[in-house]
Context: one part of a larger RNA
RNA sequence: UGACGGGGACCCGCACAAGCGGUGGAGCAUGUGGUUUAAUUCGAAGCAACGCGAAGAACCUUACCAGGCCUUGAGAUCCCGAUGAAUGAGCGGUAAUGCGCUCAGCCCUUCGGGGCAUUGGAGACAGGUGGUGCAUGGUUGUCGUCAGCUCGUGUCGUGAGAUGUUGGGUCAAGUCCCGCAACGAGCGCAACCCCUGCCAUUAGUAGCCAGCACGUCAAGGUGGGCACUCUAAUGGGACUGCCGGGGACAACCCGGAGGAAGGUGGGGAUGACGUCAAAUCAUCAUGCCCCUUAUGGCCUGGGCUACACACGUGCUACAAUGGCGGUCACAAAGGGAAGCAAACGGGCGACCGGAAGCGAACCCCAUAAAGGCCGUCCCAGUUCGGACUGUGGUCUGCAACCCGACCACACGAAGCUGGAAUCGCUAGUAAUCGCGAAUCAGAAUGUCGCGGUGAAUACGUUCCCGGGUCUUGUACA
Numbered sequence: 001u002g003a004c005g006g007g008g009a010c011c012c013g014c015a016c017a018a019g020c021g022g023u024g025g026a027g028c029a030u031g032u033g034g035u036u037u038a039a040u041u042c043g044a045a046g047c048a049a050c051g052c053g054a055a056g057a058a059c060c061u062u063a064c065c066a067g068g069c070c071u072u073g074a075g076a077u078c079c080c081g082a083u084g085a086a087u088g089a090g091c092g093g094u095a096a097u098g099c100g101c102u103c104a105g106c107c108c109u110u111c112g113g114g115g116c117a118u119u120g121g122a123g124a125c126a127g128g129u130g131g132u133g134c135a136u137g138g139u140u141g142u143c144g145u146c147a148g149c150u151c152g153u154g155u156c157g158u159g160a161g162a163u164g165u166u167g168g169g170u171c172a173a174g175u176c177c178c179g180c181a182a183c184g185a186g187c188g189c190a191a192c193c194c195c196u197g198c199c200a201u202u203a204g205u206a207g208c209c210a211g212c213a214c215g216u217c218a219a220g221g222u223g224g225g226c227a228c229u230c231u232a233a234u235g236g237g238a239c240u241g242c243c244g245g246g247g248a249c250a251a252c253c254c255g256g257a258g259g260a261a262g263g264u265g266g267g268g269a270u271g272a273c274g275u276c277a278a279a280u281c282a283u284c285a286u287g288c289c290c291c292u293u294a295u296g297g298c299c300u301g302g303g304c305u306a307c308a309c310a311c312g313u314g315c316u317a318c319a320a321u322g323g324c325g326g327u328c329a330c331a332a333a334g335g336g337a338a339g340c341a342a343a344c345g346g347g348c349g350a351c352c353g354g355a356a357g358c359g360a361a362c363c364c365c366a367u368a369a370a371g372g373c374c375g376u377c378c379c380a381g382u383u384c385g386g387a388c389u390g391u392g393g394u395c396u397g398c399a400a401c402c403c404g405a406c407c408a409c410a411c412g413a414a415g416c417u418g419g420a421a422u423c424g425c426u427a428g429u430a431a432u433c434g435c436g437a438a439u440c441a442g443a444a445u446g447u448c449g450c451g452g453u454g455a456a457u458a459c460g461u462u463c464c465c466g467g468g469u470c471u472u473g474u475a476c477a
Base pairs, nucleotide, nucleotide: 001477002476003474004473005472007471008470009469010468011467012466013465015461016460019425020424021423022422023421026316027315028314029313030312031311032310033309034307035306042053043052064302065301066300067299068298069297070296073125077124078123079121080120081119082118083117084116087104088103089102090101091100092099106115107114108113127291128290130289131288132287136285137284138280139279140278141276143274148187149186150185151184152183153182154163155162156161167178168177169176193268194267195266196265198236199235200234201233202232203231204230207226212223213222214221239262242256243255244254245253246252318418322377323376324375325374326373327372328371334365335364336363339358340357344353345352346351384415389410390409391408392407393406394405395404431453432452433451434450435449436448437447
């Protein structure tokens, strides 16, 4: 100087408390451990691994296993020979790729050759998701959006170092004010950026009977018009600016006015010096080591989907604030050409037929659902719950046996609110309801977004956890 303390003082954070909803019990989904297996590929490991890499394992993916096959190799550069292009079509053969056969099939030229390609050969080499993240780059997690981490000069100290950065107040903040052997500065904080909340201007093939006309079963459907809504570009607006009180007359705090918004308005992006030999050699790159007729390459089939168990994360429930039937409303944000697909017709339905329109404020996906109203059930393992199973079917795809999703009928299991323990959340939040997208042929209860309805509680900081500043002890560095 740090680190540590079941030392002290002060201060923060859904840290506790106050409150709401969960997890832990059930069934299922998913990840992991374990076990099994020819293989169940590999990685991730307290917080910070476990719906994580996987934004999508039937083949492919795929790295694993079994079997069959190749050896300059699937593809790259270089050399030599031969042949003509690439390529397309057909036949044979195999579990399949490889393989064999047939046919069609080059350009330029100074005629020496050259270009391009195929094939054969020789090696130089390729190749490796083989090892080492404790050799590395890059990237990332975490403490932590915490308020800290440092430097120049000066001063003090033999020195390590101190001072500044401590102190009084204040703040979300090393934020600001005051003081001070310090005076300044840098990386962080804040602001500058994006979205959202109010207004104006500009602009109107989406919006409007607002005002006029036409028109319809109903329609902005039409003429017409940019007023309004909206769209998307520019700008304005909030600054403790004004008033009162407190305070050191400061910083700042409390209250009020005006205002769409008030003291950082709400949200996002943004992560200082560093810590964990943290994670990743399997995104990629890369040193060294290792394999080289195999640890490389191709194919078929299997496996990653196993199942006595154990744990994590979720979904659906256990019902009446509910289930079921009928009927009537109101979104936002997205996607669409190898695509989204309307009307109409068929089917109980999944879906099929059909093709209009749309590269989309224009057409489509596309009925939002919870909700309102009417009816029914009457507390029951039920008209709750839907696992499991049977039969029949739909769709994608070369192919749904291992191993897809969906539909209909039948079957209807556990489950009556979950022990010890434990998680999230402070407002348009929790809870609850549906919608969309990426990936994707198909395959979400996951993920990332979108809007609808919309709470309760916070006395307080003694205690638990994490963190910051000052101080104290130390046999630790």
This is a predicted structure of a 477-nucleotide part of an RNA (small-subunit ribosomal RNA, 3' major domain) from an uncultured bacterium.
The RNAcentral record of the full RNA draws on Greengenes.
Its mean pLDDT, the model's own confidence on a scale to 100, is 84.
Its Rfam family is "Bacterial small subunit ribosomal RNA".